This is a predicted structure of a 1397-nucleotide RNA (small-subunit ribosomal RNA) from an uncultured bacterium. It matches the Rfam family "Bacterial small subunit ribosomal RNA". Gene Ontology terms of the family: structural constituent of ribosome and ribosome. The prediction has a mean pLDDT of 85. The RNAcentral record of the sequence draws on ENA and SILVA.

[in-house]
């Protein structure tokens, strides 16, 4: 920095990711080289080999094989050889190498001290090295033992061991002086005592000696003393993990005196004496851990780690102990004990890989039983040299870092192939092929190093020592010899692109996309999350991205995480202020002056090992790596200075704080006394039937006299009015009146003290209510409990009762939303208003000041809400507390408590959130305003009957499919006998019934008749017929045939879609631009006051405008005018049976064009507005009635079966054709209708009156036949002309309440019409039959005016079929109103809802 809580937002907050790293491991893969690294686990157990020896120039012994000689042989001799070898002795073995078990410690780091110490080998300086003695191993002989090993006797040497001599500047004792804080230090003295030694080797002229040798000299040793260097011991300051659910620990403990001990101080040890010592600045106890230089990370501060390399420590099977030694309490030494392993003759012995290799085991996991001392280093030695698993090398492992390669250039018919595709093409891709070139690395062949130069050796020169030209030593020159690695590095040659690329990822974070498969399956996943048929998230393919001899995963650590916050956080509501006060330690602290110099600052010196890091330079072809130099090591110590601040000491001041005097205030506390109202109970009285209680009741009380009323008495508890954002108190809390005792605050003016202050871990005290203990008290109220109700239940809410308790005294408990959810103190910082108390000042108003209590608001702060001189602002000081949610304030432990319980207070496990504030919606049996046939007021229905129709269900070969709350169900369907038709059975066709393309052939076709068949279809047959353009070739149209591309699908997905539609809803809403406000989501506008049918209009307003909706514009009906009068009309004039005709166009009507209505006018009201109410005029009045018109959106609403369309599926079938059947089934259930149940009616009669419409494959007058449906003729009409066409309710008469003269279902018979065909399965007519039904339970629907209701008429579809649908006219009713039900709109409020109750 990002992802993740939400519909969205801001914040808080956790989880997760991207980075770097590793002694790593695992998976896939693997060409080379260089440099590093490699048991993190079992400090588990170890076979085998090696890892510490060396010195003959300290000493005494001393072989053998082999060879040669002598000997018959046995044997002996020489050589091997004073060799090998062991032993005595010296030095080393305390180094080097390993490991990290233990250790929380002076162990480590850092800086000091040692006036309390040691130091072999080495260096420098001084002195000495005389003379004796006695043993002992080896060896020899013998003995014991299985072995390891041991014993006895005897011999022998030394640089082994022991006396003696000499000896000091050594040690002990002691006097004086100097340094010092202090002498056991240094210097100058004194007397005595004590203590040394070892020889070996080389050379040598003279002298001596039998010889060895003496002697001289040189070197190496030895003894003693002083000093140095290096090494070590001890002591001290500071630093060094977690836990307080570890708070007290300690008897050699703390100190002293004395003795002992040590190299040395010291309770180190012992005796005695004293009673100390440590600890909240964390003792003791528990857990964990070797420490550091450094390494990783990080901007840094920090955090984590301590493997390799370097320093220190500790350990060496476990525990203990000492010996030797300069040094050890000793890894490859000793002794004891223990465990384990091995040997054994069972008596007894041996061993210690945390050295190098290696084995077993453990484990995710860590290498060779290699070579060499050539180099570096170490031990011994005079040296040569020997030893060295230290070390140098090689080997194994991609374990890490670094470097190199796997080719380079050209090359488009963009090959083949693969994948994708919109089928055109695109991508892999210049990639390949192909052409030219190069040859690192690897393989082969050849040549071939540096590391090696000292010591020593040979030659030689110079110097030193010395009597010496000798020996020895020092320095120089030359020369020869010496390599594990290694025939390695490096170099060269030839050949040839030849031998050399993988891993992870591609939904977002995070660079990189498509196809197929799969279908909440298989699987993925670090977090969010993918997968339920179109998965960029699973698996595979193609393509792409990243890194690359590696790439991923896992684990761990730091980072990001300012998520423990020193740098650098917080606590009103997100986690977090202790319930409150007093006060201890601690922290912090007013003004002035002076001293000191601890903190602080500056300079200087020492130290801060090397390596590492950084910079510069250099060496390996580069880099990693290595070398040199510089810087750095932010620290510690010492010293010199500075003195502002802090500190400390001294002096002083008054403003902080406190005290005194005066006054004021108050429900402050405590104790005692008193009072009235109310309640309950009791007594008496009056009085009679109920009282009480509730939403309504009941339980309860009451004729044994209640309730009510009056009088009196008793009891306990609480104190109406006053009373108030009132007052007091630290908080809890405090309220009738009076008194006693007592605490506090404030004001004003003086005086006194002189910083005495603030905070406050622990501690102490107080601490509502409930609860507990003891004893009182008990009126009211009232947990528990009982009863009555309510309810599905009601262990509740309501009612009647009622016990603890509520009250008092004393003692406990110690918790609360103990809240202002806001710790205390001090200072500073705009204002306004209210209120309490006091003062100036005598009353009031007013004003000012101080101390409180509140409200509003500015800056500022805050995530916002909000806070705002009573801060949540600006600062300082102190305390308390927080660090994701849950588990959990739980468990365990401890403390307290009589108990209840309180305080302190986890983890395992689990989730990716939990949360705060605010926003927009939706919702509420929240509120306000308003509307709608929403209710109400009415009228008529549905639900009951029969039938029609649709649906469910059932049935069926099939009963094709769709539609399902409103918003499916007389819906798609404006009309299923065949067709339709999609369904079923059977029969059939396969380029197909239909489209385009190729090839071949031909007109196609019509018509007649026959055969087979259910038909489709197949076969035969008669007659007629040759299209268009072009000269032609040919092309086009049409038909048949063939093969292939393809056709075709009412098959699936309406949750992949377009289009269309329904619904909320003809509800009044839905938005935008700019501006403004807000961190933001968003808000404002659109809210408010009025008004409207309306977001309609007006006014106001940080908004101003605009858009889609509303309204209007459009159609129609209602009035008038005008134009035009035929098929329409007829007032007047003629005429007639008849507007029939003449005539006319005034009227009606028709259909064009106009007018008219706009709150325009008047009055009232309203705000002078918008508007509303009333009125006038008018055919019509406030939208005149009706229609068309449906905003942003909602319902994954409906439709893949109107159509179109992605994907999937079928292709001799899921396609096409045909016949028959089905969609019409029928126990049942529902919806929508028709007809009724009758008299507001039925039936009969009757020259009353419409409108919309339709008509040539048609409507049909009229006439004839028939009871009728209808049929036979037939005029007229392509229609204001003819026709359908009769309108019906109406009116008149009759019937008289019944299953009827109601009702017409059902059934029988006979017909008519349409049609190829009415069996399944049409409509109509006539005769006969005459079912249910007497107005319909719960429930429910429509309708506000020419509406409901009622009456008929027409049309579409259609051959025929209408109770459905769409239209037309005739007759023609009720509404107080908005409390409630339902739906909707606006504002507001709450919300833990947002797939939104």
């Nucleotide at each position: 920095g990002a992802g993740u809580u939400u519909g969205a937002u801001c914040c808080u907050g956790g989880c997760u990711c991207a980075g770097a790293a590793u002694c790593a491991a695992c998976g896939c893969u693997g060409g080379c080289g260089g440099c590093g690294u490699g048991c993190c686990u079992a400090a588990u157990a170890c076979a085998u080999g090696c890892a510490a020896g060396u010195c003959g120039a300290a000493c005494g012994c001393g072989a053998a094989a082999g060879u040669c000689c002598c000997g018959c042989a046995a044997g002996g001799g020489a050589u091997g050889a004073g060799u090998a070898g062991a032993g005595u002795g010296g030095c080393a073995a305390a180094c080097g190498g390993g490991u990290g078990a233990g250790c929380a410690a002076c162990g480590c780091g850092u800086g000091g001290g040692u006036g309390a110490c040691c130091u072999g080998c080495c260096u420098u300086c001084g002195a000495g090295u005389g003379g004796g003695g006695g043993a002992u191993a080896a060896c020899g002989u013998c003995c014991c033992g299985a072995a390891a090993g041991g014993g006895a006797c005897g011999c022998u040497a030394a640089u082994a061991c022991c006396g003696c001599a000499u000896g000091a500047c050594a040690u002990c004792c002691u006097g004086c002086c100097u340094u010092u804080g202090a002498a056991c230090a240094g210097g100058c003295g004194g007397a005595g005592a004590u203590c040394a030694a070892a020889g070996c080797u080389g050379g040598g002229g003279a002298u001596c000696g039998c010889a060895a040798g003496a002697c001289c000299u040189a070197g190496c040793g030895c003894u003693u003393g002083a000093a140095g260097a290096g090494g070590g011991g001890c002591c001290c300051g500071c630093g060094u993990c977690c836990g307080a659910u570890u708070a007290g620990c300690u008897a050699g403990u703390u100190g002293g005196u004395g003795g002992g001990g040590u190299a040395a101080c010291g309770g180190c040890u012992c005796a005695c004496c004293a009673a100390g010592g440590c600890a909240u600045c964390g003792a003791u106890c528990g857990g964990u851990a070797g420490c550091c230089g450094g390494c990783c990370u990080g901007a840094g501060a920090g955090g984590g780690c301590g493997g390799a390399c370097g320093g220190c420590c500790a350990c060496a099977c476990u525990g203990g102990g000492a010996c030797u030694g300069a040094g050890a309490c000793a890894c490859g030494g000793c002794c004891c004990a223990g465990a384990c392993u091995c040997c054994u003759a069972c008596g007894g012995g041996a061993g210690g890989c945390a050295g190098c290799a290696g084995u077993a085991g453990g484990g995710a996991a860590u290498u060779g039983u290699u070579c060499g001392c050539a180099a570096u280093g170490g031990g011994c030695g005079c040296a040569a040299g020997c030893c060295u698993g230290a070390c140098g090398a090689c080997g194994c492992a991609a374990c890490g870092c670094c470097g190199c390669g796997u080719g380079g250039a050209g090359g488009a018919u963009g090959a083949a192939g693969a994948c994708c595709u919109u089928c055109g093409g695109g991508u892999c891709g210049u990639a390949a092929a192909c052409u030219c070139c190069u040859u690192u690395c690897g393989a082969u062949c050849g040549a071939g190093a540096c590391g090696a130069a000292u010591u020593g050796c040979u030659u030689u020169c110079g110097g030193g020592u010395g009597a010496a030209u000798a020996c020895c030593c020092c320095g120089g020159a030359a020369g020869a010899a010496u390599g594990a690695c290694g025939g390695u590095a490096c170099c060269g040659a030839g050949a040839g692109a030849a031998g050399a690329a993988g891993c992870c990822c591609c939904g977002g974070c995070u660079a990189a996309c498509u196809c197929c498969g799969u279908g909440c399956c298989a699987g993925c996943a670090g977090c969010c999350g993918c997968g339920g048929u179109a998965a960029u998230a699973c698996g595979g393919g193609g393509g792409g991205g990243g890194c690359a001899a590696g790439c991923g995963u896992u684990a761990u650590c730091c980072g990001g995480a300012u998520u423990c916050a020193c740098u650098g956080g917080g606590u009103u509501u997100a986690a977090a202020g202790g319930g409150u006060g007093c006060g201890u330690a601690g922290g912090u602290g007013g003004g002035c002056a002076a001293g000191u110099a601890a903190g602080u600052c500056a300079g200087u010196g020492g130290u801060g090992a090397a390596a590492u890091c950084u910079c510069c330079g250099g060496g390996c072809u580069u880099a990693a790596c290595c070398c040199g130099g510089a810087a750095a090591c932010u620290g510690c110590c010492a010293u010199u200075g500075a003195u502002a601040c802090u500190a400390u000491u001294u002096g002083u001041c008054u403003u902080g704080a406190a005290u005194a005097c005066u006054g004021u205030g108050g429900a402050g506390g405590u104790c005692a006394g008193c009072g009235g109202a109310a309640u309950a109970u009791g007594u008496c009285a009056u009085g009679u039937a109920g009282c009480g209680g509730u939403g309504a009741a009941a339980u309860g009380c009451u004729u044994a006299g209640a309730u009510a009323u009056g009088a009196c008495a008793u009891a306990g508890a609480a104190c109406a009015c006053c009373a108030g954002u009132u007052g007091c108190g630290a908080a809890g809390g405090c309220a009738g009146c009076u008194g006693g005792c007592u605490a506090c605050a404030c004001a004003a003016a003086u005086a006194u003290u002189g910083a005495c202050a603030c905070u406050g871990a622990g501690g102490c005290a107080c601490g509502a209510a409930a609860g507990c203990g003891u004893g009182g008290g008990g009126a009211u109220c009232a947990a528990a409990c009982a009863g009555g109700a309510u309810u599905a239940g009601a262990u509740a809410c309501c009612c009647u009762g009622g016990u603890a308790g509520u009250c008092c005294a004393c003692g406990c408990c110690c918790u609360a939303a103990a809240c202002u959810a806001u710790g205390g103190a001090u200072a500073c910082u705009c204002g306004a208003c209210a209120u309490u108390u006091g003062c100036g000042a005598u009353a009031a108003a007013c004003u000012g000041c101080a101390a409180g209590u509140g409200u509003c608001u500015g800056a500022g702060c805050g995530a916002a809400a909000g806070c705002a001189u009573u801060a949540a602002g600006u600062a300082u000081c102190c305390c308390a507390c927080c660090u994701g949610g849950g588990a959990a304030g739980u468990a365990c432990g401890a403390u307290c408590g009589c108990a209840a319980g309180a305080u302190u207070g986890a983890a395992a496990c689990u989730c990716a959130a939990a949360g705060g504030a605010a926003u927009u919606g939706a919702c509420g049996g929240g509120g306000g305003c308003c509307c709608g046939c929403a209710c109400a007021a009415g009228c008529g229905g549905u639900g009951g009957a029969g039938c029609a129709u649709g649906u469910g269900g059932u049935u069926u070969a099939a009963u094709u499919c769709g539609a399902c709350g409103c918003a499916a169900c007389g819906c798609g369907a404006a009309g299923a006998a065949c067709c339709u038709u999609a369904c079923c059975a059977g029969c059939u066709c396969u380029u197909g019934a239909c489209a385009u393309g190729u090839c071949c052939g031909g007109a196609a076709g019509g018509u007649u008749u026959c055969c087979a068949g259910a038909g489709a279809u197949g076969g035969a047959u008669u007659c007629c017929c040759c299209c268009c353009a072009g000269c032609a070739a040919u092309g086009g149209g049409c038909c048949g045939g063939a093969a292939c591309a393809c056709a075709g699908g009412u098959g699936c997905u309406g949750c992949a879609u377009g289009g269309c539609u329904g619904u909320c809803g003809u509800c009044a809403g839905c938005u935008c631009g700019u501006g403004u406000c807000g961190u933001g989501a968003g808000a404002u506008g659109u809210u408010g006051g009025g008004u409207u049918a309306a977001g309609u209009c007006c006014c106001g307003c940080a908004a101003c405008g605009a858009g889609c909706g509303c309204a209007a514009c459009c159609c129609u009906c209602g009035c008038c005018a005008u134009u035009a009068g035929u098929u329409g009309c007829c007032a007047g004039c003629a005429u007639u049976u008849a507007g029939u005709u003449g005539g006319g166009c005034a009227c009606u009507c028709u259909a064009g064009u106009g007018g008219g209505a706009c709150u325009g006018c008047c009055g009232g009201u309203g705000a002078u507005a918008a508007g509303c109410c009333g009125g006038a005029g008018g055919a019509a009045g406030g939208u005149g009635g009706g229609g068309a018109u449906g905003a942003c959106g909602u319902c994954a609403a409906g439709u893949c079966a109107u159509c179109a369309u992605g994907g999937c599926c079928c292709u001799u079938a899921c396609g096409g054709g045909c016949u028959g059947g089905g969609c019409u089934a029928c126990a049942c259930a529902c919806g929508u209708g028709c007809u009724a149940c009758a008299a507001u009616g039925g039936c009969g009669g009757u020259g009353a009156c419409a409108a919309u419409g339709g008509g040539c494959a048609g409507c049909a007058a009229c006439u004839c036949a028939g009871c009728a449906a209808u049929g036979g003729g037939a005029a007229g009409c392509u229609a204001a002309u003819c026709u359908c066409a009769a309108a019906a309710a109406g009116c008149c008469g009759u019937c008289u309440c019944a299953g009827u003269u109601c009702g017409g279902a059902u059934u029988g018979g006979g017909c008519u019409c349409u049609g190829c065909a009415a069996c399944u399965c049409g409509a109509g007519c006539c005769c006969a039959u005459g079912a249910a039904g007497u107005c319909g339970g719960a429930a429910u629907c429509g309708c506000u005016a020419g509406u409901a209701a009622u009456c008929g008429c027409g049309g579409a579809u259609c051959a025929g079929c209408a109770u459905g649908c769409c239209g037309c006219g005739g007759u023609g009713a009720u509404a107080c109103g908005u409390u409630c039900c339902c739906g909707g709109g606006c504002c507001u409020u709450g919300c833990a809802c947002a797939c939104a109750c």